[in-house]
Context: one part of a larger RNA
RNA sequence: UGACGGGGACCCGCACAAGCGGUGGAGCAUGUGGUUUAAUUCGAUCAACGCGAAAAACCUUACCACUCCUUGACAUGGAAAUUAUACCUAUUCGAAGGGAUAGGGUCGGUUCGGCCGGGUUUCACACAGGUGUUGCAUGGCUGUCGUCAGCUCGUGUCGUGAGAUGUUGGGUUAAGUCCCGCAACGAGCGCAACCCUUGUUCCAUGUUGCCAGCGGGUUAUGCCGGGGACUCAUGGGAGACUGCCGGGGUCAACUCGGAGGAAGGUGGGGAUGACGUCAAGUCAUCAUGCCCCUUAUGUCCAGGGCUUCACACAUGCUACAAUGGCCGGUACAGAGGGCUGCGAUACCGUGAGGUGGAGCGAAUCCCUUAAAGUGAGUCUCAGUUCGGAUCGGGGUCUGCAACUCGACCCCGUGAAGUUGGAGUCGCUAGUAAUCGCAGAUCAGCAACGCUGCGGUGAAUACGUUCCCGGGCCUUGUACA
Numbered sequence: 001u002g003a004c005g006g007g008g009a010c011c012c013g014c015a016c017a018a019g020c021g022g023u024g025g026a027g028c029a030u031g032u033g034g035u036u037u038a039a040u041u042c043g044a045u046c047a048a049c050g051c052g053a054a055a056a057a058c059c060u061u062a063c064c065a066c067u068c069c070u071u072g073a074c075a076u077g078g079a080a081a082u083u084a085u086a087c088c089u090a091u092u093c094g095a096a097g098g099g100a101u102a103g104g105g106u107c108g109g110u111u112c113g114g115c116c117g118g119g120u121u122u123c124a125c126a127c128a129g130g131u132g133u134u135g136c137a138u139g140g141c142u143g144u145c146g147u148c149a150g151c152u153c154g155u156g157u158c159g160u161g162a163g164a165u166g167u168u169g170g171g172u173u174a175a176g177u178c179c180c181g182c183a184a185c186g187a188g189c190g191c192a193a194c195c196c197u198u199g200u201u202c203c204a205u206g207u208u209g210c211c212a213g214c215g216g217g218u219u220a221u222g223c224c225g226g227g228g229a230c231u232c233a234u235g236g237g238a239g240a241c242u243g244c245c246g247g248g249g250u251c252a253a254c255u256c257g258g259a260g261g262a263a264g265g266u267g268g269g270g271a272u273g274a275c276g277u278c279a280a281g282u283c284a285u286c287a288u289g290c291c292c293c294u295u296a297u298g299u300c301c302a303g304g305g306c307u308u309c310a311c312a313c314a315u316g317c318u319a320c321a322a323u324g325g326c327c328g329g330u331a332c333a334g335a336g337g338g339c340u341g342c343g344a345u346a347c348c349g350u351g352a353g354g355u356g357g358a359g360c361g362a363a364u365c366c367c368u369u370a371a372a373g374u375g376a377g378u379c380u381c382a383g384u385u386c387g388g389a390u391c392g393g394g395g396u397c398u399g400c401a402a403c404u405c406g407a408c409c410c411c412g413u414g415a416a417g418u419u420g421g422a423g424u425c426g427c428u429a430g431u432a433a434u435c436g437c438a439g440a441u442c443a444g445c446a447a448c449g450c451u452g453c454g455g456u457g458a459a460u461a462c463g464u465u466c467c468c469g470g471g472c473c474u475u476g477u478a479c480a
Stems, first nucleotide, its partner, number of pairs: 001480002003477003007474002010471004015464002019427005026318008034309001042052002063304002069298001072127001076126002078123006087104007107117003129293002132291001134289001138287002140282003143278001145276001150189006156165003169180003195270004200238007210227002214225003241264001244258005320420001324379003329374002336367003341360002346355003386417001391412007433456007
């Protein structure tokens, strides 16, 4: 100087407390451990476990057993041959890769040359190739402490020196934020602001958006003429700064209350992550040193596996019901996506879906009926008209192909479960809870996941004694 203390003082955080809802018990889904296996590819352990994976039937795929190839599936260079041994079609052997046969077919430029360019084949070699090893050789990227308020430097001063001072102290703040004081005076990286979005308003512009007023038309609809008022969209401004008033205060920073205001003291949300720590993670995104394989640890193919199942854990979904289930009426979003695409009206089917193909490269058309809600009816506390697992049968769709191993529909079946031990998690406001919608990936789908979007919409915070984590000062230390 640090680190540590079941030392002290001060402060903060959904850290506790006060509340609301979960999880831990059940069934299922997904991931992991273990087990099994020819293989169940690999990585990730507070900071792994609905994670890499925003889609494992084949492919993916890296794993297994099998059949092949060896200058190779891919790149550059040399020599030779050929300008069709390219390409297309058919037949045949084979599980396929691959092999054989037959037919069609005969590259471009040109100075017409045996030239130039391109293609194919063969040969031998340089080489290719490796999701093989080492993240403890590395780059890059990322996690974590932590969006915590810290981390340092120059000059000066003090100290023999390591170092100290500044950065401590008194106040204050979300903040090393600012003020005052001070052997310090300044500065840098962080904080804040500048950026995006949302909340108010003004101006400009009105198509595909809108429809107040005028006219036309319809059973009905901005449907039509038209209009720019309104909504909305796009662009540009204004607005919030403790600016104003009062109390407190070193009349400093600041803090408390009030006015005005759409918004008030960082208005809400996002992006943004200092010096560093953990030889943290990743050689399987990529790049890369060394090492290793080179008729195989490379490569091609069809099949299987990654989907196993006495069990354990993690994250979710659905429930156990009446604030509910069922039935048929009825109302209101936002944000997205669409040409190998979204697919309307209509018709067929109980349904998944099918037939068909209007319109739309989309503020125009479609996906697209939002659901909770609301007004009626029914059920009456039951393992039930709760709950839907499991199983049997029959279908639909995608796809070369749903056996291992897809999703969905219909009929039947109707398991556990009556609110969950010790414990443990999230959340302070348009939040929790609850309700649906969309998208990425994608032929299809394991999505109940993830990322967004809107609808309805709470309770509680006395307080900082205690638990956990952190900041600053101080003290002890046989630790570094």

About this RNA: A computed fold for a 480-nucleotide part of an RNA from Ephestia kuehniella, annotated as small-subunit ribosomal RNA, 3' major domain. The organism belongs to Ephestia, within Eukaryota. RNAcentral holds the full RNA, with entries from SILVA.